[in-house]
Context: one part of a larger RNA
RNA sequence: GAUGAACGCUGGCGGCGUGCUUAACACAUGCAAGUCGAACGUGAGGAUGUUCUUCGGAGCAUCUGAAAGUGGCGAACGGGUGAGUAACACGUAGAUAACCUGCCUUGAAGUGGGGGAUAACCACGGGAAACUGUGGCUAAUACCGCAUGAGUUGGUUGGUGCGGGAGUGCCGAUCAGGAAAGCUUUAGGUGCUUCAAGAGGGGUCUGCGGCCGAUUAGCUAGUUGGUGAGGUAAGGGCUCACCAAGGCGAUGAUCGGUAGCUGGUCUGAGAGGACGAUCAGCCACACGGGAACUGAGAGACGGUCCCGACUCCUACGGGGGGCAGCAGUGAGGAAUAUUGGGCAAUGGGCGCAAGCCUGACCCAGCAACGCCGCGUGGAGGACGACGGCCUUCGGGUUGUAAACUCCUUUUCUGCGGGAAGAGGAAGGACGGUACCGCAGGAAUAAGUCACGGCUAACUACGUGCCAGCAGCCGCGGUAAUACGUAGGUGACGAGCGUUAUCC
Numbered sequence: 001g002a003u004g005a006a007c008g009c010u011g012g013c014g015g016c017g018u019g020c021u022u023a024a025c026a027c028a029u030g031c032a033a034g035u036c037g038a039a040c041g042u043g044a045g046g047a048u049g050u051u052c053u054u055c056g057g058a059g060c061a062u063c064u065g066a067a068a069g070u071g072g073c074g075a076a077c078g079g080g081u082g083a084g085u086a087a088c089a090c091g092u093a094g095a096u097a098a099c100c101u102g103c104c105u106u107g108a109a110g111u112g113g114g115g116g117a118u119a120a121c122c123a124c125g126g127g128a129a130a131c132u133g134u135g136g137c138u139a140a141u142a143c144c145g146c147a148u149g150a151g152u153u154g155g156u157u158g159g160u161g162c163g164g165g166a167g168u169g170c171c172g173a174u175c176a177g178g179a180a181a182g183c184u185u186u187a188g189g190u191g192c193u194u195c196a197a198g199a200g201g202g203g204u205c206u207g208c209g210g211c212c213g214a215u216u217a218g219c220u221a222g223u224u225g226g227u228g229a230g231g232u233a234a235g236g237g238c239u240c241a242c243c244a245a246g247g248c249g250a251u252g253a254u255c256g257g258u259a260g261c262u263g264g265u266c267u268g269a270g271a272g273g274a275c276g277a278u279c280a281g282c283c284a285c286a287c288g289g290g291a292a293c294u295g296a297g298a299g300a301c302g303g304u305c306c307c308g309a310c311u312c313c314u315a316c317g318g319g320g321g322g323c324a325g326c327a328g329u330g331a332g333g334a335a336u337a338u339u340g341g342g343c344a345a346u347g348g349g350c351g352c353a354a355g356c357c358u359g360a361c362c363c364a365g366c367a368a369c370g371c372c373g374c375g376u377g378g379a380g381g382a383c384g385a386c387g388g389c390c391u392u393c394g395g396g397u398u399g400u401a402a403a404c405u406c407c408u409u410u411u412c413u414g415c416g417g418g419a420a421g422a423g424g425a426a427g428g429a430c431g432g433u434a435c436c437g438c439a440g441g442a443a444u445a446a447g448u449c450a451c452g453g454c455u456a457a458c459u460a461c462g463u464g465c466c467a468g469c470a471g472c473c474g475c476g477g478u479a480a481u482a483c484g485u486a487g488g489u490g491a492c493g494a495g496c497g498u499u500a501u502c503c
Stems, first nucleotide, its partner, number of pairs: 001502003005499005012374006018367002020332001025330003029327003034073003039070002042067001045064008080285003090209007099202003104198008112146001114144002121136006152177011182190002184187001211257003218248003223245008260282004264275004287308005310321004338364001340363003346360001347358004377407004387398004412440006421430001447492005452473003458487005468475002
């Protein structure tokens, strides 16, 4: 000098930030991912009209429409945490002649004709519940055949270009395989299918770089390479069969310890050292461990299955759960906040849209935790009041300090007005906030630590190696500037001091 700090004493205001560093300990409760009726079939309820009526109501038609279901997209983003990881995890520079890519943009072509189901619903069952069985009805942009197929995929084959080469691009021929979905407000609508290209995103590989220990010296059997096959979007022992015996290591393999990495942050003249909170990029994880499914994308925080620990419900047969999302609770700890408001803005999901959802986000609350700014009054005022303290008893000092006089109103209190933030109208959680005007009145606002030397600042009394102080040297045993108190003084100031840690 610095800090995500804590502790002691003290504490007026504002702006901007920051706030579980410990138990990746356990979690009550609420909320944090939905949306689309312009994909689809139902349709409780309501309104109107009409018919019947036993005057209770029932039927039919039209409009509206809750709710659940089928289907689509999203849920792989956003948000959290740092456990694991010494690794192509990260950073940087490249490679992909070894790859994928929903939504979006551009271009080309197509969108023909059929079929069988199923949930919802109804009926009957099982179960305490979670949930579930059988039978029957029904729709679709759900599912399945058929047709067509420019380009596309595979095989055969011709020409041609590029490359040192493994290879690969382009133009053809032929055989084989493979598409589709409609909806609506009828439009230059919006979807759907195939192909080409782009953008953005991702997978994989490689060079180099960044911790400690040799009181860890040898390590390795899919191990190292080859051939063939399988698998993947994709190269590859990634996996498998066979063959060979290799591969790594003192330039530190292996083993052990520690650790998320980076942009950066702190310090320092720099070189360097230390750190990796907030913000941003990447990675990993989601009660512990394992696995796959769906999907363009997951080995999926608020999905599924299995094992385990824990916990809850139970009719004892069986079931439910996962805050390292936002609040909040207990525990741990020196220590870290509200079970707040709003989708107004920015952004995201769905939707043609209106809009809905959004604890992302924007705000407010709490905390001197940090940085910055402001104030607690200004001017005048005595050979200098009172009081305190000291005294050689003369006086000195506190001290222009106070009182007193004049002035001001930042701040404060009260009253009134009142935003920008919202790109064409309306629409603002923050907020009656910021800000502005008027009135009142010095009014509402100062402490902490130190005073032996280092180190700015000294006397008195008490104590008597006691009580105590102390960062180091060291003070204290009867005149202590070093302990305690008082007066005075010094430093900093809404803070001051201590402790911890880094340079």

Predicted 3D model of a 503-nucleotide part of an RNA (small-subunit ribosomal RNA, 5' domain) from an uncultured bacterium. Rfam family: Bacterial small subunit ribosomal RNA. Its family is annotated with ribosome and structural constituent of ribosome in the Gene Ontology. The coordinates come from a structure-prediction model, not an experiment, and the mean pLDDT is 85.